RNA sequence: GGGCGCGUAGCUCAAUGGCAGAGCGUUCGGCUUAUAUCCGAAUGGUUGGGGGUUCGACUCCCUCCGCGCCCA
Numbered sequence: 001g002g003g004c005g006c007g008u009a010g011c012u013c014a015a016u017g018g019c020a021g022a023g024c025g026u027u028c029g030g031c032u033u034a035u036a037u038c039c040g041a042a043u044g045g046u047u048g049g050g051g052g053u054u055c056g057a058c059u060c061c062c063u064c065c066g067c068g069c070c071c072a
Stems, first nucleotide, its partner, number of pairs: 001071007010024004018055001025043006048064005
């Protein structure tokens, strides 16, 4: 330099054009002599930045940034 893939909650990941979710974590409460386990509730996001298409975009298109793999 060329090709491909990925970027979503504190972490690991869903959501393939129609209200952004789960598990873990964190906080509070219950249970216990106490801790852990367990149970209940709460807490969670400018979907990497910008622009475009569309009635409507995490999703499609362009560009930039970051990371990974392959080729040279």

Transfer RNA from a Candidatus Wolfebacteria bacterium, 72 nucleotides, folded computationally. It matches the Rfam family "tRNA".